[in-house]
A computed fold for a 74-nucleotide RNA from a Propionibacteriaceae bacterium, annotated as transfer RNA.
Model confidence (mean pLDDT): 81 of 100.
Its Rfam family is "tRNA". The family's RNA type in Rfam is transfer RNA. Rfam links the family to the GO term triplet codon-amino acid adaptor activity.
RNA sequence: GGGCGCAUAGCUCAGUUGGUUAGAGCACCUGUCUUACAAACAGGGGGUCCCCAGUUCGAGUCUGGGUGUGCCCA
Numbered sequence: 001g002g003g004c005g006c007a008u009a010g011c012u013c014a015g016u017u018g019g020u021u022a023g024a025g026c027a028c029c030u031g032u033c034u035u036a037c038a039a040a041c042a043g044g045g046g047g048u049c050c051c052c053a054g055u056u057c058g059a060g061u062c063u064g065g066g067u068g069u070g071c072c073c074a
Stems, first nucleotide, its partner, number of pairs: 001073007010026004019057001028044005050066005
């Protein structure tokens, strides 16, 4: 330098053919229980979906550019 992939909650990830308020598990907080802790049970908070544009009535999803990162080729 060229090619292919990935970026969504603190972490690991889902998200269908673009569609009606963005989700799961773990973690965190509160309560019940316990002498206490853990576990269990009940409830709760947390996201500008990497950034900037474009298309569209509507974008996490499509298109272009950029950033970071992984792999391959030279």